[in-house]
């Protein structure tokens, strides 16, 4: 000085003025409701976003089973809960060291990982490539056996590469039937041995996921389930525009009260039903006139108001306990909740860059709340681990 991962802060500190939004107080008007006017003290994030997973809240639905849909998936453990931390196993990638002839294995360091199941079952692999699933033979190598040729008295030799025989080498590919050495053979090959690796099965150690050692199998059924599926557990829907209170106007529906008209039932008394006026209310203290929803009630509930709504899985400090992620006990504190919605802005000092004018610029803003995850960020400290440069 640079990569990388991890943490801490985040339009620079302090003072003063002016304004907004909410909330106490105290003066004033007003019956009330509220209204104006001073004072106090207080008002955005690390992500408030995205609405992507868990919950509180609270309303509807549900006996129970099954199917369907959807989700989650190593193991213990934290937590209210989780798909979300935290450690711990197994795995994949870099980097150092160490053993080994070697395949390879072994300790440490960083980092990543949705990590159940591919002999239920379906499909899926583009190009290349011989061959891509119970495979294949392009170059290659053999050519023992067969089979043609030749030598030769005969054994037996030599040639061709025709049957064939092979998977050692090359070659494609993200992937090609375990890998190394050593035998073996015509000429290979687990064919055969021996380590390495893998599968399985036993001891032992661990809560367990595993792990170490010993033995068993020649190893012919490979990858993908963040393809369909199968196994296991989980999972009711919609949400503060939730719910719950009080309640204008408008419609509903009862009840009261006189006279007039019409109509319909009855023999009649009387009743219904329509309309019309009073009586009721304003003008406005009487009449007239004009206007009006005649008066009283009830329940549902729209506008509106009020509650949810800020003491909460709350935050800070400190002690234990635990590896941690977290809990337990003490002290301390109180830190926006407002209706499409307030948090701006000026002035002085100090810092920083700049000669100086002059600048100090990022992502972004509550809307019931809280626990995570993602996603954006100008830049400032930091702790780890590697590389360089110098000393």
């Nucleotide at each position: 000085c640079g990569u990388g991962u991890g943490g801490a802060c985040g339009u620079g500190a302090c003072g003063g003025c002016c304004g907004c939004g909410g909330g106490c107080c105290g003066a004033u008007c007003g019956c009330a409701a509220g209204g104006u006017c001073g004072g106090c003290g207080u008002g955005a994030g690390g992500a408030a976003a995205g609405u992507c997973c868990g919950a509180a809240c609270a309303c509807g639905a549900c006996a129970g089973g099954a199917c369907a849909c959807g989700g989650u998936g190593g193991u213990g453990g934290g937590u209210a809960a989780c798909a979300c931390c935290c450690a711990c196993c197994g795995g994949g990638c870099g980097g150092g060291c160490c053993g080994g002839c070697g395949a390879c294995g072994g300790c440490c360091c960083g980092u990543u990982u949705a990590g159940g199941g591919a002999c239920a079952g379906c499909g899926c692999a583009a190009c290349a490539g011989a061959a891509a699933g119970c495979a294949u033979a392009c170059c290659g190598c053999c050519g023992a056996u067969g089979g043609g040729g030749g030598c030769g008295c005969a054994a037996g030799c030599c040639c061709c590469a025709c049957a064939g025989g092979u998977a050692a080498g090359g070659u494609u590919g993200a992937a090609a039937a375990g890998g190394u050495g050593c035998g073996g053979u015509a000429a290979g090959a687990g064919c055969g041995c021996a380590c390495c690796g893998c599968a399985c099965g036993c001891u032992u150690g661990g809560c367990g996921c595993c792990a170490c050692g010993c033995g068993u199998g020649g190893c012919a059924u490979g990858g993908c389930a963040a393809g369909c599926c199968c196994c296991a557990c989980c999972g009711c829907g919609a949400g503060c525009a939730a719910a719950c209170u009080c309640a204008a106007g408008c419609a509903g529906c009862c009840c009261c009260u006189c006279c007039c008209c019409g109509g319909a039932a009855g023999c009649g008394a009387u009743u219904c039903c329509g309309g019309g006026g009073g009586c009721c209310c304003g003008u406005g203290g009487u009449c007239c006139g004009c206007g009006g929803u005649g008066g009283g009630g009830c329940g549902g509930g729209u506008a509106g108001a009020g509650c949810g709504c800020a003491c909460g899985a709350g935050c800070c400090c400190g002690u234990c306990g635990g590896c941690a992620a977290c809990g337990g006990c003490g002290g301390g504190c109180c830190u926006a909740g407002a209706g499409a919605a307030a948090u701006g802005g000026c002035c002085g000092u100090c810092c920083c860059c700049g000669c100086a004018a002059g600048g100090g610029a990022a992502c972004a803003g509550a809307a019931u709340u809280c626990g995570g995850c993602u996603u954006a960020c100008g830049g400032u400290c930091u702790a780890c681990a590697c590389a360089c440069u110098u000393u």
Molecule: Bacterial RNase P class A
Organism: Planctomycetota bacterium